A computed fold for a 1524-nucleotide RNA from an uncultured prokaryote, annotated as small-subunit ribosomal RNA.
The coordinates come from a structure-prediction model, not an experiment, and the mean pLDDT is 81.
Rfam family: Bacterial small subunit ribosomal RNA.

RNA sequence: ACAAUGAAGAGUUUGAUCCUGGCUCAGGAUGAACGCUAGCGGCAGGCUUAACACAUGCAAGUCGAGGGGUAACAGGAAUAGCUUGCUAUUUGCUGACGACCGGCGCACGGGUGAGUAACGCGUAUGCAACCUACCUUUUACUGGAGAAUAGCCUUUAGAAAUGAAGAUUAAUACUCCAUAAUAAUUAAGACUCUCCUGAGUUUAUUAAUUUAGUUUCGGCGGUAAAAGAUGGGCAUGCGUUUUAUUAGUUAGUUGGUAAGGUAACGGCUUACCAAGACUACGAUAAAUAGGGGUCCUGAGAGGGAGAUCCCCCACACUGGUACUGAGACACGGACCAGACUCCUACGGGAGGCAGCAGUGAGGAAUAUUGGACAAUGGAGGCAACUCUGAUCCAGCCAUGCCGCGUGUAGGAAGACUGCCCUAUGGGUUGUAAACUACUUUUAUAUGGGAAGAAUAAGAUCUACGUGUAGAUUGAUGACGGUACCAUAAGAAUAAGCACCGGCUAACUCCGUGCCAGCAGCCGCGGUAAUACGGAGGGUGCAAGCGUUAUCCGGAAUCAUUGGGUUUAAAGGGUUCGCAGGCGGUGAUUUAAGUCAGUGGUGAAAGUCUGCGGCUCAACCGUAGAAUUGCCUUUGAUACUGGUGGUCUUGAGUUAUGGUGAAGUGGCUGGAACAUGUGGUGUAGCGGUGAAAUGCAUAGAUAUCACAUAGAACGCCGAUUGCGAAGGCAGGUUACCAACCAUAUACUGACGCUGAUGGACGAAAGCGUGGGGAGCGAACAGGAUUAGAAACCCUGGUAGUCCACGCCGUAAACGAUGGAUACUAGCUGUUCGAACUUCGGUUUGAGUGGCUAAGCGAAAGUGAUAAGUAUCCCACCUGGGGAGUACGUUCGCAAGAAUGAAACUCAAAGGAAUUGACGGGGGCCCGCACAAGCGGUGGAGCAUGUGGUUUAAUUCGAUGAUACGCGAGGAACAUUACCAGGGCUUAAAUGUAUCUUGACAGGUUUAGAGAUAGACUUUCCUUCGGGCAAUUUACAAGGUGCUGCAUGGUUGUCGUCAGCUCGUGCCGUGAGGUGUCAGGUUAAGUCCUAUAACGAGCGCAACCCUUACCGUUAGUUGCCAGCGAGUAGAGUCGGGGACUCUAACGGGACUGCCGGUGCAAACCGUGAGGAAGGUGGGGAUGACGUCAAAUCAUCACGGCCCUUACGUCCUGGGCUACACACGUGCUACAAUGGUAGGUACAGAGAGCAGCCACUACGCGAGUAGGAGCGAAUCUAUAAAACCUAUCACAGUUCGGAUCGGAGUCUGCAACUCGACUCCGUGAAGCUGGAAUCGCUAGUAAUCGGAUAUCAGCCAUGAUCCGGUGAAUACGUUCCCGGGCCUUGUACACACCGCCCGUCAAGCCAUGGAAGCUGGGAGUGCCUGAAGUCCGUCACCGCAAGGAGCGGCCUAGGGUAAAAUCGGUAACUAGGGCUAAGUCGUAACAAGGUAGCCGUACCGGAAGGUGCGGCUGGAACACCUCCUUU
Repeated sequence: ACAAUGAAGAGUUUGAUCCUGGCUCAGGAUGAACGCUAGCGGCAGGCUUAACACAUGCAAGUCGAGGGGUAACAGGAAUAGCUUGCUAUUUGCUGACGACCGGCGCACGGGUGAGUAACGCGUAUGCAACCUACCUUUUACUGGAGAAUAGCCUUUAGAAAUGAAGAUUAAUACUCCAUAAUAAUUAAGACUCUCCUGAGUUUAUUAAUUUAGUUUCGGCGGUAAAAGAUGGGCAUGCGUUUUAUUAGUUAGUUGGUAAGGUAACGGCUUACCAAGACUACGAUAAAUAGGGGUCCUGAGAGGGAGAUCCCCCACACUGGUACUGAGACACGGACCAGACUCCUACGGGAGGCAGCAGUGAGGAAUAUUGGACAAUGGAGGCAACUCUGAUCCAGCCAUGCCGCGUGUAGGAAGACUGCCCUAUGGGUUGUAAACUACUUUUAUAUGGGAAGAAUAAGAUCUACGUGUAGAUUGAUGACGGUACCAUAAGAAUAAGCACCGGCUAACUCCGUGCCAGCAGCCGCGGUAAUACGGAGGGUGCAAGCGUUAUCCGGAAUCAUUGGGUUUAAAGGGUUCGCAGGCGGUGAUUUAAGUCAGUGGUGAAAGUCUGCGGCUCAACCGUAGAAUUGCCUUUGAUACUGGUGGUCUUGAGUUAUGGUGAAGUGGCUGGAACAUGUGGUGUAGCGGUGAAAUGCAUAGAUAUCACAUAGAACGCCGAUUGCGAAGGCAGGUUACCAACCAUAUACUGACGCUGAUGGACGAAAGCGUGGGGAGCGAACAGGAUUAGAAACCCUGGUAGUCCACGCCGUAAACGAUGGAUACUAGCUGUUCGAACUUCGGUUUGAGUGGCUAAGCGAAAGUGAUAAGUAUCCCACCUGGGGAGUACGUUCGCAAGAAUGAAACUCAAAGGAAUUGACGGGGGCCCGCACAAGCGGUGGAGCAUGUGGUUUAAUUCGAUGAUACGCGAGGAACAUUACCAGGGCUUAAAUGUAUCUUGACAGGUUUAGAGAUAGACUUUCCUUCGGGCAAUUUACAAGGUGCUGCAUGGUUGUCGUCAGCUCGUGCCGUGAGGUGUCAGGUUAAGUCCUAUAACGAGCGCAACCCUUACCGUUAGUUGCCAGCGAGUAGAGUCGGGGACUCUAACGGGACUGCCGGUGCAAACCGUGAGGAAGGUGGGGAUGACGUCAAAUCAUCACGGCCCUUACGUCCUGGGCUACACACGUGCUACAAUGGUAGGUACAGAGAGCAGCCACUACGCGAGUAGGAGCGAAUCUAUAAAACCUAUCACAGUUCGGAUCGGAGUCUGCAACUCGACUCCGUGAAGCUGGAAUCGCUAGUAAUCGGAUAUCAGCCAUGAUCCGGUGAAUACGUUCCCGGGCCUUGUACACACCGCCCGUCAAGCCAUGGAAGCUGGGAGUGCCUGAAGUCCGUCACCGCAAGGAGCGGCCUAGGGUAAAAUCGGUAACUAGGGCUAAGUCGUAACAAGGUAGCCGUACCGGAAGGUGCGGCUGGAACACCUCCUUU
């Protein structure tokens, strides 16, 4: 310097992630409406619906300076009456003027948007094919004559509207004659110009046509012509909505000739001739719609709209028609037809608010029956002036935009109230209020008070060109006493609405309890709701605030700017090819596209910018920019295009060689299956998970020989080859096509793609005729099963095969359209070529694998692209409804192609991640199985549970992980339950207060007892008080509910080996890595490797106990040696050696040896050792799971009860009993029972206790009575061993049950204790299906002790020791668990998810006998008004008119068909709806892999056949590749 002022996102699919994709929100706008609310002003706007119907008033008149005139008014004059100023009459005399003739206007202004998809509108041109009143300029003229008619008057019809007849009259009304500019035609010549037909000028000729007056004498008019201006008419290019489920349309149709008609061109109309015209670049038809300037939105490109204002068009109750006129086919004119309304005397008439007000109706919804012509403009007029619902103003309405106000400053005891809280102390409302000071916009009152007005008539003056211009003066304001200004008093007159879960600014309490309700989307509400309703508080906007409706935006969600198509929606099954689109090389020419300049236009208003006016703003004025467009013209020529020509590399042709399961027809081969005949041969064969149906003594199966028939082609054979795709496989032959390589020559862009169209197109299926071995939908039978319309088996028809003709679809897939070019590598393989040192190298065309960059949401792809680019075609735009319905085309049919909507949901979907799961896989572990031992399940009893019962049988625990569990001890109490009787505050504690020295205790009465009453006994003191009790007050109490509000505690997975973190790295991310891999271990134990390096909680170890030794210490323990002593005894002196006790140490660590191994480690009947590889046992339980258990241990939030759900007492119940289950005890006996005898423990307990010993009792026990608060005292260990007996039996087994008699505890053994003795002597002879425990001092077996406890229902629980085994090949299977991997439509996580019929309710839609309506068209009949044509005997002198006839036509009638709706008995599928029925099709190998096309079948999902796909898991094998 140029350009430029301009661009935001969020919520919602998931356990989480990335993507695709819809839905929703935040913004702006409106002629708006509704809800709540409302102080003022300015400027705007105001029937979007019924172009529905309209009462009433007004909206177009004016001119007497055109005319005859005089109905009303005023004045004058005259006459008459007379009250001298009134009445009556006359007079057009004057001002004026109703009606009438005439002129001009009424075609403007104002309204509406029905129709119209059109030269209607917009834009740009043309008319040499045209018209134009009034206005302007110029020129010329303004002579003569005539006949009527309205009015007025008379008569007359009619209810009225409206007429009829007669007489008479005027004009700037009408007619005739003259003059002539001029126009047109014809003919000829000349000149000029242009745009094809042409135009103009000039000369000649012929025919027709015009006028009006009035006057104040200035004029104003009139006629003709030329030109201008203005306004209109016509033609043309371009632009101008949707539907192809509208594909063909058209007879005046397209063109020509002639004539008519028009202001003018033209099929505009008619006659004749020709047969054209429009259309895929969308004709015709249908639907919708006035168009533009502009307005809203948007960064823009676009999208939407067409109110107000301006331009154009169309319309005026509906349809048709012309007249008049300069202009109309005429909003407030005419005629006719129709519908509707009104008047009527029933004979006839009248009307058209889509002008301004106004009314009714419709509707969510839109105003006054106002003022004025003062201004601006319009009509007429010379003018004054008249008219003007145009216009200017006012009224109503928060409808919008803009502006102002409702006060300002100070003021903390941070007041009171309200609300909240951890609860009596804070927080908040809140400087808010009160209070103090100040201000007065606005409102109110009083007073003043505009601009908008310019001029007209008239008067005066000036200038000259003598009727014009200028100057001065000079009436007039609807709005309106309005805007504005001044003064007065006083905070005085003035705030609401919506929201507060996230998006989205703003939080608490109460009420409610999936109820009431909210909601724009996600969603909230089932007793602690920031989401419902109320309140307090807060946030936003503010005279408004919200809601609803509509449009744009966000939405790149139709993508030109600016999207996609492997798997998310989306590549046509393949190919040929017309139109179309695109197109190689270098040069010439042209200038259509393109680029630059010029001229015209693009109305004004609007938008933007500058400046200005209302106090500001909105609003308005003025100037500029812009108006991105169209047309014209000049130039440029790189690129694209056109024309002619050139080239060879694209494409093609030729020659030679080669390749293959390419195709079509013929001929032919062997193996196997089946069938037939014959032989051998005998009882089964066949089939399955197991069977059966079936075949077979009428001889099957098996086997041998021969014969027949049809279909398919083993090995080769392979990520092999060929083909456009579908597809193609024994051999051979004929015909035919393709591809590749090499080489020279030739043509010279001939190319690519390809809508519509043509051809081909697996399997199934259809038609006709053959064929039919095997296989095999349907079907039949047998199985399986709850069922089995299936999977399995036995049969078996269509079909599969051939010929001809249809069908035209598939997961027709590489889920990847075709063509061309370019962009790192490595390594196989097929067919060729060249070179070769025969190792190989180079190269062309295919076909595979891996990988770089890049791309991609990722998976992946990666020269065979899904990379980088270009060209052409096809297709997609949320899920469902639906590839359905209707329509159309094709097909014999099946069906195919094309292809919606209503309605409904907030998702549907892709890829990948972490888990969980699998009737997926791999590895590993465990008394998990197996190998063993002993049990349970059968009996009786004990105990717990369920169920039942009951007044109550209190409550809890319920798969594993409840059931001899809470309870380690229910006769009362416990006790929570029931019945009855009582109390209202009992017990405990604390504080305060009052009173007292009592109560308590003892005795006793009533009572079932609680309780009530009577009698009695009575504190200490240092005198301060202490102690105790009473009364009162405050705080209670609840084993009531919620374990799904909680703490704490506990079970289980599981003593399983796991669970995580920091930093780093990888991935867009969720996440991954670490923690994986190879080994090893009981172990995520350790080692090696390693994008990981470290760490934490777990494992292990540390702790206790047990096994060995040592040291220390010896009492209550011990006693070897010495002594004493006894019937005997550590009894005594003594001793510390031993045992033992209890403290401290040692010891074991794969330490040593050998082997294997890189190491970790493992192995060895290794050594040593008391013990050997964690020595045995215990305690110890990671992150977490099960809303697991417990509100009844305890604690605790919330809720509930308070003369009771609290508390006391008595009695009862928890112990019931047709039954079922769990856990145990005792047994069924001889490895035993019984009787007698003899031995050996450990641990623990003991004073309201253990109890020696003695006596008594058969015994339980009783009465005496030592010792011991315990290494001192107290308890007989039992199995075992020895002896005797029993001899296999319901017994000398077994002991239940019952009878009797007792003992002990206790207030009390009835319900309901234990024990003893005598008697009784049940079931039971080893236990079905099933199931449990245990791997060594273990199982089994034997006894002992303790806790609880007055006693005990203990056979339970917890400990203690004695005796003391068997077995483990091993990991296929069952169960549980761990790690890795795989699939998934699951994530509440397989107890998951989910499909279809049927049944119920609701909703929209399709079909349908019919019924009914709309619009458009066709044929025939009829046909008003009216133009035109013809005729014309009537009228007229004539012009012409009436009449009559004809053509056309609105409307009406009728007929058949098409089209679009509405409705409908019945019917079909679809969608939606917490808990309906039947099954279980899909997701895991979903339990028969699934899916696609097709055919058949079945209650339903579905099943089966044929062909295809992988978008199938697992295993094995093969091939290829990567790395080393």